[in-house]
Background
The RNA shown here (transfer RNA) has 74 nucleotides and comes from a Myxococcales bacterium. The coordinates come from a structure-prediction model, not an experiment, and the mean pLDDT is 80.
RNA sequence: UCGGGGAUCGUCUAAUGGCAGGACGACGGAUUCUGGCUCCGUCUAUCUAGGUUCGAAUCCUAGUCCCCGAACCA
Numbered sequence: 001u002c003g004g005g006g007a008u009c010g011u012c013u014a015a016u017g018g019c020a021g022g023a024c025g026a027c028g029g030a031u032u033c034u035g036g037c038u039c040c041g042u043c044u045a046u047c048u049a050g051g052u053u054c055g056a057a058u059c060c061u062a063g064u065c066c067c068c069g070a071a072c073c074a
Base pairs, nucleotide, nucleotide: 001070002069003068004067005066006065007064010024011023012022013021018054025043026042027041028040029039030038047063048062049061050060051059
């Protein structure tokens, strides 16, 4: 430099172009003599900028970062 893939809550992972959800975890509470277990509640997330569309995490363009492969230089 070229080609391919990827980026969503703290982590992991869903979402036919139509309410951004779940698990784990954290925090608060209930229960308990205390802790654990259990139960209830809460938890600022779609990489960035544009475009298409009534409507975009999803489609298109450009960019950033990560992974894989190739090429080039030494």

Its Rfam family is "tRNA". By type it is a transfer RNA.